Description:
The prediction has a mean pLDDT of 83. A computed fold for a 94-nucleotide RNA from Tepidiphilus sp. J10, annotated as c-di-GMP-I riboswitch aptamer.
């Protein structure tokens, strides 16, 4: 450079679920745990999920308007362990 995950070395990530912490919430971190993972290493560019704090729109009340309370729309917040595209990287073979 290319192509594998069958073995081999050093090994490496770590789901659910328990607890602290951050955060409105998805969701992140640290610690116990270990279901699995040959890129379950980076990366929110595509395509999908997820949540809705702010904002908007609307309902209750109410003279009104704010405030409070509900419904609905939204991401500038996420999700890389659903897929694609980028990046690097260990071992073995060509």
């Nucleotide at each position: 450079u290319c192509u594998g995950a069958a073995a081999c070395a050093g090994g490496g990530c770590a789901a659910a679920u328990c607890c602290g912490c951050c955060g409105a919430a998805a969701g992140g971190u640290g610690g116990a745990g270990g279901c699995g993972c040959a890129a379950a290493g980076u990366c929110a560019c595509c395509a999908g999920c997820c949540u809705a704090a702010a904002g908007g729109a609307u309902g209750c009340a109410g003279c009104a308007a704010a405030a409070g309370c509900g419904u609905c729309c939204c991401a500038c917040g996420g999700c890389a362990g659903c897929g694609g595209a980028a990046c690097c990287a260990c071992c073995a073979g060509g």

Background: Rfam family: c-di-GMP-I riboswitch aptamer. Gene Ontology term of the family: cyclic-di-GMP binding. It was read from a public genome assembly, where an Rfam model found it. The source organism's lineage runs through Bacteria, Pseudomonadati, Hydrogenophilia, Hydrogenophilaceae and Tepidiphilus.